[in-house]
The RNA shown here (SAM riboswitch aptamer (S box leader)) has 118 nucleotides and comes from a Balneolaceae bacterium. The model forms 97% of the base pairs in the Rfam consensus. The coordinates come from a structure-prediction model, not an experiment, and the mean pLDDT is 82. It matches the Rfam family "SAM riboswitch aptamer (S box leader)". Gene Ontology term of the family: regulation of gene expression.
RNA sequence: UGCUUAUUAAGAAAGACUGAGGGAAUGGGCCCGUAGAAGUCUUGGCAACCGUCUGAACUAACAAACUUAGAAAAGGUGCCAAAUCCCACUUCGCUAUUAUUGCGAAGACAAAUAAGUG
Numbered sequence: 001u002g003c004u005u006a007u008u009a010a011g012a013a014a015g016a017c018u019g020a021g022g023g024a025a026u027g028g029g030c031c032c033g034u035a036g037a038a039g040u041c042u043u044g045g046c047a048a049c050c051g052u053c054u055g056a057a058c059u060a061a062c063a064a065a066c067u068u069a070g071a072a073a074a075g076g077u078g079c080c081a082a083a084u085c086c087c088a089c090u091u092c093g094c095u096a097u098u099a100u101u102g103c104g105a106a107g108a109c110a111a112a113u114a115a116g117u118g
Stems, first nucleotide, its partner, number of pairs: 001118008013043005021032003026088004044080003049076002052071005084110001089107006
């Protein structure tokens, strides 16, 4: 850095250093921030992707793999304002004189994270 699969309306912050920005990118909106942003460190927490443990299913039977239900949180990651903060592209529906605005739904794209892989 590419690809594949899964998930993304839940959840979880204090302290120290520092000092002006931040919410991925572009545009728009809306927010957070000198009552301290981003970053680094420490401690704490959330969650349960991998891993661990138990059961089921599978099997003639047992074991492993795969599938599935659950438990725990010592290990590998991740995360701890707002839905991935919201919108953008396509289709459909509603309202309406019209739908280019608005409201709603589904999908796509992009992104993040995990596991696997080149």